[in-house]
RNA sequence: GCCCGAGUGGGGUAAUUUGGAUAUCCUGGAGGCCUGCGGAGCCUCAGAUUCGGGUUCGAAUCCCGGCUCGGGCG
Numbered sequence: 001g002c003c004c005g006a007g008u009g010g011g012g013u014a015a016u017u018u019g020g021a022u023a024u025c026c027u028g029g030a031g032g033c034c035u036g037c038g039g040a041g042c043c044u045c046a047g048a049u050u051c052g053g054g055u056u057c058g059a060a061u062c063c064c065g066g067c068u069c070g071g072g073c074g
Stems, first nucleotide, its partner, number of pairs: 001073007010027003020057001029045005050066005
C1' cells in the first nucleotide's frame, strides 16, 4: 500500500436478510421502599448507536469517505 471484519450508556451485550412506534438486557451509578442494620430483596430514574456526507417519507441498519482496533496478502 491492497483486501476482509469490527466500532451501540462508565463496562459488557442484543437488534443489522423487514429500513418503521419509546434501541434490549446484565453490571455499575442516583433516589426510594423494606429492614434491628443493609452490601441482600423490591420499585423508580439518568445515561449509548465512532465521525462527516448521501439515498429515503423515515437510517443503529443501505451507499461513499475518514478515524480507531483486529486479521490476511505483498
This is a predicted structure of a 74-nucleotide RNA (transfer RNA) from Cuniculiplasma divulgatum.
The source organism's lineage runs through Archaea, Methanobacteriati, Thermoplasmatota, Cuniculiplasmataceae and Cuniculiplasma.
It matches the Rfam family "tRNA".